[in-house]
Molecule: RNase P RNA; transfer RNA
Organism: Desulfuromonadales bacterium
RNA sequence: GGAGACAACCAGGCGAUCGCCGGUCCAUGAACUUGGACGGGAGGAAAGUCCGGGCUCCACAGGGCAGGAUGGUCCUUAACGGGGACCGGGGGCGACCCCAGGGAAAGUGCCACAGAGAGAAGACCGCCUGUUUUUGUCUCGAUGAAAGCGGGUAAGGGUGAAAGGGUGAGGUAAGAGCUCACCAGUGCUGGCGGUGACGUCAGCAGCUCGGUAAACCCCAUCCGGAGCAAGGCCAAAUAGGGGAGCGUUUAAGGACGGCCCGUCUGAAGCUCCCGGGUCAGGCUGCUUGAGGCCAUCGGCAACGGUGGUCCUAGAGGAAUGAUCGUCGCCGCAUAGCAGGUAACUGCUAUGCGGAACAGAACCCGGCUUACGGUUCUCUCCAACC
RNA sequence: AGGGGCGUCGCCAAGCGGUAAGGCACUGGAUUUUGAUUCCAGCAUUCACAGGUUCGAUCCCUGUCGCCCCUG
Numbered sequence: 001g002g003a004g005a006c007a008a009c010c011a012g013g014c015g016a017u018c019g020c021c022g023g024u025c026c027a028u029g030a031a032c033u034u035g036g037a038c039g040g041g042a043g044g045a046a047a048g049u050c051c052g053g054g055c056u057c058c059a060c061a062g063g064g065c066a067g068g069a070u071g072g073u074c075c076u077u078a079a080c081g082g083g084g085a086c087c088g089g090g091g092g093c094g095a096c097c098c099c100a101g102g103g104a105a106a107g108u109g110c111c112a113c114a115g116a117g118a119g120a121a122g123a124c125c126g127c128c129u130g131u132u133u134u135u136g137u138c139u140c141g142a143u144g145a146a147a148g149c150g151g152g153u154a155a156g157g158g159u160g161a162a163a164g165g166g167u168g169a170g171g172u173a174a175g176a177g178c179u180c181a182c183c184a185g186u187g188c189u190g191g192c193g194g195u196g197a198c199g200u201c202a203g204c205a206g207c208u209c210g211g212u213a214a215a216c217c218c219c220a221u222c223c224g225g226a227g228c229a230a231g232g233c234c235a236a237a238u239a240g241g242g243g244a245g246c247g248u249u250u251a252a253g254g255a256c257g258g259c260c261c262g263u264c265u266g267a268a269g270c271u272c273c274c275g276g277g278u279c280a281g282g283c284u285g286c287u288u289g290a291g292g293c294c295a296u297c298g299g300c301a302a303c304g305g306u307g308g309u310c311c312u313a314g315a316g317g318a319a320u321g322a323u324c325g326u327c328g329c330c331g332c333a334u335a336g337c338a339g340g341u342a343a344c345u346g347c348u349a350u351g352c353g354g355a356a357c358a359g360a361a362c363c364c365g366g367c368u369u370a371c372g373g374u375u376c377u378c379u380c381c382a383a384c385c
Numbered sequence: 386a387g388g389g390g391c392g393u394c395g396c397c398a399a400g401c402g403g404u405a406a407g408g409c410a411c412u413g414g415a416u417u418u419u420g421a422u423u424c425c426a427g428c429a430u431u432c433a434c435a436g437g438u439u440c441g442a443u444c445c446c447u448g449u450c451g452c453c454c455c456u457g
Stems, first nucleotide, its partner, number of pairs: 001381005007375004012327007020041002023038005043357001047368002050366005055227004062261004067223005072086005087101001088099004102218002107216002109212003124157002126153013165183006184208002186205008231284004241274006250266001253265003291310008329354011386456007395409003403440001411427005433449005
């Protein structure tokens, strides 16, 4: 210098002028009408709405089926499909990164084309062999060749992504875990280490039983539904209804969601009371919260405990902006100075240029995506000293 | 806020694990004096994008991007 890896941090500062949205106070006034003062006003992702929770109502959330999600282990947490550490597998020369990572000896399905055969398989070529026919040779009973029919064989060839371990020896008509030795894997038993996933060692079993569950499925765990347009309170006009209690039928319907059960409610009638709430008028819910920062303690870490300190938008179709000056940051060019053999580096001055992605809408914890810059540490390569 | 669907050649589209049909348009040729019609031939190198599962992905899964529709 180039190419990378992994983390952390920032998201320009100050001033002036003109504006925007809430709040408090003062003045004004028919009127939140106008004016003034003070103080506040986006993010690391506010985004996508992909997970999880809080909150609210339905029964303080019931039983079952169906459905959905997740899937190594241990921990963390309000919870999670998030995070941390570790285990196993894979990728990279490396720093380091990735994994939906339970079960294929519970069952079913699929594996195109090619190939003989695609599943507890298979005889196309080959190898060995029986028999028939033809034919050659000779020492005349054997032996060789070709063709037909039949049998054995998974060593070799060939097909394929994949063909039922590998190497060697024995064995055989030829062969084969058929047998043996070693190696690899799987299963079982036991020892040791670890909370555990698992690792490691020893022995036994020829057990070598294809892949696919991001195919159906099986196993384990978790999940009730709806959402701030949840929900609560207040009020004018019009039509006329609404609520509470008693009580009958246990019928429809409703809460209740895809279904069944179960619970509550539930017609007419009688008694009492007065309001019901719309394309949604006002108030509330509404922002102090599983909150941020600092210190310290426990823990490898995620995280947790204790103490101190801070308060920082709450609009309701949506405000948080613009211009100028100055300082700071980055890049380029020029000039000067300093260091160095050099490559080059640092500082100063001037000029020009640049500064991304993006915009709260009930609130949090995550994930994912978009995006400008700075820095620490580390890896590989090349050049120079 | 809640829910559903789509993206395949310039346009309309089929295909939903096994080498991507078809029509219109376009290009070249034949027929014709010329044009239209008709006939023949050609036209997907990345199935919106990225990653994964699989021997193999337009199809299955995950995450993005864009578009459309429904409910209040």